[in-house]
C1' cells in the first nucleotide's frame, strides 16, 4: 500500500409503517361592520357584483421537527463553517431575497452525555454552534503490582491499576 476488525445496549445516517404535537392554528363558508386596494418591485389577472381588515357563528388541515418498531448501509460511519455552480420552491411571469437538494474546494470535529450562552423552531420538544465539567475508546511516557522465557541481574514482552499527553489521514490484527 491491501484486507479485516473494534469504540456505543442512546455509535453514525437512511427509508417505510403507526403515534403524539403543530390546532380547533392556517384556510373555506355565512352575517355584520369598514371602504380601495392586497405579497418585496414591476407586468398579467382579482377587486364597490366589495380589496383588505375587524367581530362572531360554523367547517377544518397540511409541512417541517418529535418518539416507538423495522429494515438497509456502515465506523469520516457522518456533522459542520466559508465560497462556487446547478436545480426546486414561496399566488400567473420576471427580477430581488429566503429556503431546502446536490457536487467541487478548503477548515474543523474520536464518541455520546450535562450544563450555560447564541440560532432555527409553534414548543417547555428537539436540532445547530460554542465554552466549560466529568465519562467513555485508543496510542504514547512514567511509576508500582503479578506472570513469561533461560539458573540470577539488567534488559525484554503481556496483564492490571494510576499520572500526563496526543488524535480518526488515528487505533488494532493478517499479508
Nucleotide at each position: 500500500g491491501g484486507u479485516a476488525g473494534a469504540g456505543g445496549c442512546u455509535g453514525c445516517a437512511a427509508a417505510a409503517u403507526u403515534u403524539a404535537u403543530g390546532a380547533g392554528u392556517a384556510g373555506g363558508c355565512u352575517a355584520c361592520g369598514u371602504g380601495a386596494g392586497g405579497a418585496u418591485g414591476a407586468c398579467a389577472a382579482c377587486g364597490a357584483u366589495g380589496a383588505u381588515c375587524g367581530u362572531a357563528g360554523u367547517u377544518g388541515a397540511a409541512a417541517g421537527g418529535a418518539a416507538a418498531u423495522u429494515u438497509u448501509g456502515c465506523c469520516g460511519a457522518a456533522g459542520u463553517a466559508a465560497a462556487a455552480a446547478u436545480g426546486a420552491u414561496g399566488c400567473g411571469u420576471c427580477a430581488a431575497c429566503g429556503u431546502c437538494a446536490u457536487u467541487u474546494u478548503u477548515g474543523c470535529u474520536g464518541g455520546g452525555g450535562u450544563u450555560g450562552c447564541u440560532c432555527u423552531g409553534a414548543a417547555u420538544a428537539a436540532g445547530a454552534g460554542u465554552a466549560a465539567c466529568a465519562c467513555u475508546g485508543u496510542c504514547a511516557u512514567u511509576a508500582u503490582g503479578a506472570g513469561g522465557g533461560g539458573g540470577u541481574a539488567u534488559a525484554c514482552c503481556u496483564c492490571a491499576u494510576a499520572a500526563u499527553g496526543g488524535g480518526g489521514a488515528g487505533c488494532u490484527a493478517c499479508u